RNA sequence: GGCCCUAUCGUCUAGUGGCUAGGACACAUGGUUCUCAUCCAUGAAACGAGAGUUCGAUUCUCUCUAGGGCUA
Numbered sequence: 001g002g003c004c005c006u007a008u009c010g011u012c013u014a015g016u017g018g019c020u021a022g023g024a025c026a027c028a029u030g031g032u033u034c035u036c037a038u039c040c041a042u043g044a045a046a047c048g049a050g051a052g053u054u055c056g057a058u059u060c061u062c063u064c065u066a067g068g069g070c071u072a
Stems, first nucleotide, its partner, number of pairs: 001071007010025004018055001027043005048064005
């Protein structure tokens, strides 16, 4: 250099065009407990950037960025 794959809450992950973007762990608050832990309830928290297609894009297309793989 060429080709391919991946990018979603703090972390891991589900989501094949109309979802209030869901779950687990973690975190915060409250309850329980003499205290901590456990347990219960509630809450906050995300679609890498830009453009295109579409009535509508996390999803499809292109470019870029970052990471990974194969190859000369």
Model confidence (mean pLDDT): 83 of 100. The RNA shown here (transfer RNA) has 72 nucleotides and comes from a bacterium. Rfam family: tRNA. Gene Ontology term of the family: triplet codon-amino acid adaptor activity. RNAcentral holds the sequence, with entries from ENA.